[in-house]
RNAcentral holds the sequence, with entries from MGnify. A computed fold for a 71-nucleotide RNA from a sheep gut metagenome, annotated as transfer RNA.
RNA sequence: GCCCACUUAGUUAAAUGGUAUAACAGAUCCAUGGUAAGGAUCAGUUGGUGGUUCAAUUCCGCCAGUGGGCA
Numbered sequence: 001g002c003c004c005a006c007u008u009a010g011u012u013a014a015a016u017g018g019u020a021u022a023a024c025a026g027a028u029c030c031a032u033g034g035u036a037a038g039g040a041u042c043a044g045u046u047g048g049u050g051g052u053u054c055a056a057u058u059c060c061g062c063c064a065g066u067g068g069g070c071a
Stems, first nucleotide, its partner, number of pairs: 001070007010024004018054001026042005047063005
């Protein structure tokens, strides 16, 4: 330099046009003489920007970052 893949909650990952989800972590409560384990509830997220669409995490362009391949 060229090509390919990926970017979603604090972390690891689902969701492929139609209400963004789970686990762990966090908060509150229950429970216990107390702690741990356990149970219930809650909060929190689509890398940035623009486009297509009634509707975009999903499709398209550009930018940024990460990883890989070729030279």
Its Rfam family is "tRNA". By type it is a transfer RNA. From the family's description: Transfer RNA (tRNA) molecules are approximately 80 nucleotides in length. Model confidence (mean pLDDT): 82 of 100.